[in-house]
Context: one part of a larger RNA
RNA sequence: UCCAAGCAAGGGAACUCGGCAAGUUAGCUCCGUAUCUUUGGUAGAAGGAGUGCCUGCUUUUGAGUAAAGAGCAGGUUUCAAUAACAAGGGGGUAGCGACUGUUUAUCAAAAACACAGAUCACCGCAAAGCGGAAACGCCAUGUAUGGUGGUCGACGCCUGCUCACUGCUAGUACCUGAACCCCGGGUUCAACCGGAAGAAGGGCUGGUAAAGAGCGGGGGUAACUCUGACCCUCUUAAGGUAGCGUAAUACCUCGCCGCUUAAUUGGCGGCUUGCAUGAAUGGCGUAACGACUUCCCCACUGUCCCUGCUUGGAACCCUGUGAACUCACUGCCCGGUGAAGAUGCCGGGGAAUUCCAGUGGGAAACGAAGACCCCGUGGAGCUUUACUAUAGCCAGAUGUUGCUGUGUUGAGGAGACUACAUAGCGUAGGUGGGAGCCUUCGAAGCGAUCCUUCCGGGGGUCGUGGAGGCGACAAUGUCACACCACCUAGUUUUCUUAAUACGGCUGACCCCAACGGGAACAGCAUCUGGUGGAUAGUUUGGCUGGGGCGGUACACUCACGAAAAAGAAACAUGAGUGCCCAAUGGUCGGCUCAGGCGGGUCAGAAAUCCGCUGAAGAGGGUUAAAGACAUAUGCCGGCCUGACUGUUUUCCUAAAAGCGUGGAAAGCAGGUGCGAAAGCAGGGCUUAACGAACAAAGGUAGCCUAUUAGUUGGGCUCCUUUCUGACAGACAAGCUACCCCGGGGGUAACAGGCUCGUCGCGGGAGAGAGUACACAUCGACCCCGCGGUUUGGUACAUCGCUGUCGGCUUGGGUCAUCCUGGCGGUGCAGGAGCCGCCAAGGGUUGGGUUGUUCAUCCAUCAAAGACUCACAUGAGCUGGGUUCAGUACGUCGCGAGACAGUACGGUAGUAUCUACUGGAAUCGUAGCUUCUUGAGGGUAAGGAUCCAUUAGUACGAGAGGAACAUGGACUCGAGGCCUCUGGUAUACCAGUUGUCGUAAUGGCACUGCUGGGCAGCCACGCCUUGCUACGAUAAGACCUGAAAGCAUCUAAGGUCGAAGCGUACCCCAAGACUAGGAAGCAGAUCGCCUAUAGUAGAUAGGUUCGAUAGGUUUGCGGUGUAAGCACUAAGGGCAACCGAGGUGUUCAGCCGGCAAAUACUAAAGA
Repeated sequence: UCCAAGCAAGGGAACUCGGCAAGUUAGCUCCGUAUCUUUGGUAGAAGGAGUGCCUGCUUUUGAGUAAAGAGCAGGUUUCAAUAACAAGGGGGUAGCGACUGUUUAUCAAAAACACAGAUCACCGCAAAGCGGAAACGCCAUGUAUGGUGGUCGACGCCUGCUCACUGCUAGUACCUGAACCCCGGGUUCAACCGGAAGAAGGGCUGGUAAAGAGCGGGGGUAACUCUGACCCUCUUAAGGUAGCGUAAUACCUCGCCGCUUAAUUGGCGGCUUGCAUGAAUGGCGUAACGACUUCCCCACUGUCCCUGCUUGGAACCCUGUGAACUCACUGCCCGGUGAAGAUGCCGGGGAAUUCCAGUGGGAAACGAAGACCCCGUGGAGCUUUACUAUAGCCAGAUGUUGCUGUGUUGAGGAGACUACAUAGCGUAGGUGGGAGCCUUCGAAGCGAUCCUUCCGGGGGUCGUGGAGGCGACAAUGUCACACCACCUAGUUUUCUUAAUACGGCUGACCCCAACGGGAACAGCAUCUGGUGGAUAGUUUGGCUGGGGCGGUACACUCACGAAAAAGAAACAUGAGUGCCCAAUGGUCGGCUCAGGCGGGUCAGAAAUCCGCUGAAGAGGGUUAAAGACAUAUGCCGGCCUGACUGUUUUCCUAAAAGCGUGGAAAGCAGGUGCGAAAGCAGGGCUUAACGAACAAAGGUAGCCUAUUAGUUGGGCUCCUUUCUGACAGACAAGCUACCCCGGGGGUAACAGGCUCGUCGCGGGAGAGAGUACACAUCGACCCCGCGGUUUGGUACAUCGCUGUCGGCUUGGGUCAUCCUGGCGGUGCAGGAGCCGCCAAGGGUUGGGUUGUUCAUCCAUCAAAGACUCACAUGAGCUGGGUUCAGUACGUCGCGAGACAGUACGGUAGUAUCUACUGGAAUCGUAGCUUCUUGAGGGUAAGGAUCCAUUAGUACGAGAGGAACAUGGACUCGAGGCCUCUGGUAUACCAGUUGUCGUAAUGGCACUGCUGGGCAGCCACGCCUUGCUACGAUAAGACCUGAAAGCAUCUAAGGUCGAAGCGUACCCCAAGACUAGGAAGCAGAUCGCCUAUAGUAGAUAGGUUCGAUAGGUUUGCGGUGUAAGCACUAAGGGCAACCGAGGUGUUCAGCCGGCAAAUACUAAAGA
C1' cells in the first nucleotide's frame, strides 16, 4: 500500500452525477394510526409504552399438587434485560407500467414482453389456421358461450372528422384480357397469319378506419389598449373534437409565474404562442403493487470537513517448488533538428559500479493486422411499389369423365302451316300431274278457345249438330283453284347432333365402421393467364480539398487561364450544345448595309420616297464567342435538288504509342444542276448539334441453301429507323447501432505541425466626447503589428490502434498581474477611485442548479487572475456526458430503419527498462576511527488579514477622514511533539445474553455484545515559525555633468529605490577525480542476547570485568472491590430448608508491549 473487518471527538450529506457505500431500524405484547380508496386495502402506516431475574398468588386447558399458557402483587441488579445470534429505516410528491409473473445463460431486469379484459377479421367442420414432396398429422377425439389470426392492454370516463391514396370487400351494362377450342386464309397438309368468342385479373361503380394511414393557410374586425365571438378569401378526402400540454414528446429553453432553498439549468403546481400532443399505433385519470426512474423531508451515519488508530490475510524476509506476458540491439536530462511530438541525431549539462523496497512521469509501453471514417466493381442479415425468377393462391382449357332432363342457339332430317299488286265470289308462292276428292271413323252451321293476319280473313282443338261440303264448268287473270308430288322463302312442331346455361341421376371418384352422404363437381396431372419479399439469386455508378447532401467540372463548342510552336490542370473564370430550315440548300445574274445630314402629301422621334455622306460602326436560321466576309460568305430575282451513288487518300477527334465513333478536306468513276464559259455544287461562312454490339422493323439491295412444281429458313452481307446523355454503350432500389472480412494514415473525427481569415492583445495617426481643453478618462473611419488560448483552412506524421468530455488527485511553467510590494499621472484636498510603469515570492474560498467546461445565483474575501503543459494528468481514481448491443417518445421514411432531437439502462486489464522517492553493498579516494570544511544543490518556510495606539490628528467649509512607526490577535502554509484535551487501543479489567462444561477457573457466538482504558500511534490537542539585517538591482527619484558656452538623472562618474534577485538562517553534500581538512589511534568484523532502529540491508546497545533480553520482587498505572466464608434479604415452608440480591472480609482480585532492584535463565564462541 491492497483486500476483508472494528471504532471514532465536534459537525451531520457540506461528499457526489446521485446518500453510491455504510449506518439507523428490527422480535413479542399493549395503546394508537392520516390521506386516498376499486371499501378489499393503504397499515407493521406514522407515533408511543412495556420486556431481565427472584419470591408469592390468581386463572385457562388438563384426570392431575404434571405440563403448557394468560395475568396480579412484592422484591432486586446493570450503562444497557428481544443485552449474544437472529431481526422492516420511515414519510411525502411526481413519471411509467394496473397487479403476481417473463427477458438479452456471460456488461441492459426495465417504462420492454406477458397478463385478465376490449375490439376487429376469418371459420359450419372434408372449416379457418399450421406442418409436410406426399401419405398423413396438429388444432381436436374440440364444434361458434368454439377455435385461428391482428391490435390495444386491469378498472373508471371516453374513443371525434376523413374512403382522395394503399389495402380488403361486394358488384359490374361496357372496355381490356392467355392457352385450348371455333371460323377464315395458308394451291393438299403443317408451321404460320388474321378473326370471333372469352376466365380470373385489371379498368369502372360502391362499401370499409378498434384496416395501412391522414387530420391547412392568408387578411380584416368590439367606444383606452390588448384580444377577436364575427366577416372575407384561397384550398383539401378531411382540415385535430374531448382531453392533456415546456411533457420519457418543446428546437428556441435555464419559456413565464408561484411553491420548495440562503442560493435550484433540479422538483412540484399553474399558464400555454403544441419547432413536431391527441384519442385501441388508444386519450385522460386511477386505489393497490414495483431490486423501475425523479425530487423533497425526518432519523442516521467516516460520504465529507479531515483524517486517525486497531485486527486478520496478502505485500515484505527465510526455505522449497516455480510459470506467463513481453523482448531488433539498447536503455540519463534540457534546448534544437528532423516524416513537422528523440534514451539513440546536433549542442550543452549530468553521470564510479551494483542491488533492494516502493511510485506510476516516459518508453507516442504491452495486450487486439482500429470496432469510428473511407476504399473493395469484398461478404452477410433485413426491407421494399429495385431487377429477375420460384413456391403458394386464384382462374381457364384438356385428361381422369359417365347417364339424363329442360331452355337457348347453330346444323341436318321429317311433319304441318303460311305466301293477299290489279282483276277475280274470294288471301292465286312456283312447276308438274290431275277429274274427281272429303264426310256416320261425323258434312254445313253454331258456341268456346288457341295460333296467325295485309284486319278482309286463314288454320288448329273441343263441344253441339246430324248430312252435307269442295272441285270441274263459267268469269277474271300472265298464271285457276279439289286432290297428289317436287321446289323457293318464312313460321312452327318433332327427331338427331353440336355448343351453351341451369337441373336431375349413379356406377367412376371422394367421405363413412355401417346405414348413408357428396358427385361427374371436387381432387389429381399437364398447358396457360393473373397475383405473388412467402422464398431465392443479385444489383444498388463515377468524380469529389474525407465521405454524404449539393453540383456535373461524366459526350461536345467558344474565350480566358496558357507564360507569342504544339500540348497543358483545378468542384478556376465567363458563356453555350442535344436543334431548326424543302428553303434559311445549289448555281447564275444584279445590288450594297447600319447610322448621320438635307428635302418631301396625309405622316408625328420612327412607315414609304429623293439626294449627299458612309470600310462595315450591318447582316448571316437560332444559340456562345472568336475568326473571316463588300466585284461578298450579306440582299433580291431566275432556274434547279450536289441535303447525289461508289471508291481512295489526308487531317481533327487522339501531345509524345495504339484507338472506335463522329466531323472535315482533297481526288477518281458514274450520273446531275446552274452558267456563254472558266467553273461551282458530296447542305447551311468556319468552329458544337451526337451513339457500338445484341434485338426488332423496313429495303423492287445483293448472296448461300438439302429437297422441291412452288415454297421456306429461329440463313448471311449491306443500307435506313428504333437505344444506351454514367454519351467506347451492365437488365438493377434501400437499411444495418446485430454486423463481418480485406485494406488505407492514398482519406475524415481527438491531439500535434503549418497558416492566422476569425479570435485575443498592442501600436500609429487622431475626427470627436470630456462646461473650456484631442491625449485625467473615452476614442470612430483608416493603417501597421504581435500571440498561437477560439473557430476555421490544410491533410504533413499516426488507422498490424498515441484511450475521447467533465470532475477528483498531484502539480510544473508563462505574464498580457486578480490580491499583496514599489512607483508615476489624475477632471488626485482627505477617504474611496480611475489610468499607466516595475514586479510571478506567496496567495487566489465555501456552497445551490446543471454530466457539464462555461454560466448564473447565495455567503464570504486582500483577492476570489488569464493561459499553457497531448484542450497537463484514466498501466493515478471516477465513468455523470458522449459513442455498441435493450427500450420508449416526437419527427422523417411505404418499409427495413434514421435523427450534433429527447429519455431510462448499460464489463475500466498488466510494472520489464527508464525516471522519480527512499534504503543498502562494493570499489576508488594508498592504514583505520571519529569530528569537520563547504565548491555545489534544494528551499516559501513563511504569506496574508484584522484590531489597538498614532488620532478623531494631518487634510477638509462640513460631512468625513489617513500615513510613518509600535503592540496584539487570528488565519493559511511549514516543522516538531504527546504534558493536557480528544480518538484508537482484537494488551488489559469489569458487566452481561445464548450455549457447552461439574461448583470455581473456562470454550464458542464479529473481540459475542456492552462499559472503561496504560503505553504507543495520532489531531480535533500542544509548541515553534526573524525586530530581520546586509549586498546588487527594476520602474522611479536624485547629484554632478558635457556632447549642444544654455538646459539636461547620462554620454564618463556618483547616491537612493520593491513581497522580487543574492547572502546570512535551515537541509543534503569530498564519487567536489582539485576525491579536501583536523584530531586520535590499535582495532574491526562474524556469531549470540537485543531495541532508542527497522521491509531486506543498514543503524544503535549488550556479550559474565554483564542489568542486553526474559523471569521474579517492589513501585507506579488500568479496572473497580475476586473467590471462599460469615451476616443479611422480598417472601415461602410444621420443620429441615429454598431464595434474585445486599453488606463485610476488600482501594480487593486480576493485569501491564511502564520504572527500579535482583544474575534465577540466555548472551563465556570464531

Predicted 3D model of a 1166-nucleotide part of an RNA (large-subunit ribosomal RNA, half B) from a Microcaldota archaeon. The full RNA is in RNAcentral, with records from ENA. It matches the Rfam family "Archaeal large subunit ribosomal RNA". Gene Ontology terms of the family: structural constituent of ribosome and ribosome.